Predicted 3D model of a 252-nucleotide part of an RNA (large-subunit ribosomal RNA, domain VI) from Owenweeksia sp. The coordinates come from a structure-prediction model, not an experiment, and the mean pLDDT is 88.
[in-house]
Context: one part of a larger RNA
RNA sequence: CGUUAGAAAUUUGAGGGGGGCUGACUUUAGUACGAGAGGACCGAGUUGGACACACCUCUAGUGUACCUGUUGUGGCGCCAGCUGCAUCGCAGGGUAGCUACGUGUGGAAGAGAUAAGCGCUGAAAGCAUAUAAGCGCGAAACUCGCCCCAAGAUGAGAUUUCUUUUAAGGGUCGUUCGAGAUGAGGACGUUGAUAGGAUACAGGUGUAAAGGCAGUAAUGUCAUAGCCGAGUAUUACUAAUUACCCGUUAGC
Repeated sequence: CGUUAGAAAUUUGAGGGGGGCUGACUUUAGUACGAGAGGACCGAGUUGGACACACCUCUAGUGUACCUGUUGUGGCGCCAGCUGCAUCGCAGGGUAGCUACGUGUGGAAGAGAUAAGCGCUGAAAGCAUAUAAGCGCGAAACUCGCCCCAAGAUGAGAUUUCUUUUAAGGGUCGUUCGAGAUGAGGACGUUGAUAGGAUACAGGUGUAAAGGCAGUAAUGUCAUAGCCGAGUAUUACUAAUUACCCGUUAGC
């Protein structure tokens, strides 16, 4: 821009894409078959491998804005206590998120029409013949079925609702996100839980400082303390103020 007024939502599916893998074991059954040796089809079940998708409950990794220990050195006048730098100084742990080594799920079943192949009925040709008329079975291939995209499918579809004009509805702007390079998409903007803060809890670290007590002292104890990023719930304390723009002529 189009889809012939403009919007919001829900859809149909022409068409396209993805997927389709496979082993072992148990049972049927030491059965059918076979002199024996050996040893099934068909069917039922269990458990794997590789691959794919999703997720973070468990396990594990990361986790340079979390906690702790500690070395050298500088600073806060000194002690104590903090703090800068040294690969995050080094080391031990670790929430959320992101991940796999972790967890869950999948390949199917079924239907249709068939290939090679196997048949029924059956003439031409009194026989025979699956074929000439007619009818059937038959594969990971084909068409559906499962998952995803999809009306620019210009053949531009359908349904419902809203607005008949200072409209409905969008946008700018702001608070933002399991969304994100930027656009875009989602949530919210006081008729408010959108983000931050606060409170409580979960969770991490591991018992802060100051003081008392014990000990000559190191240290221990009073004390599951203190501190804390992303998590959950609650709460208007802070910031989402005010406002502006687009959108209206519906052909003959």
It was read from a public genome assembly.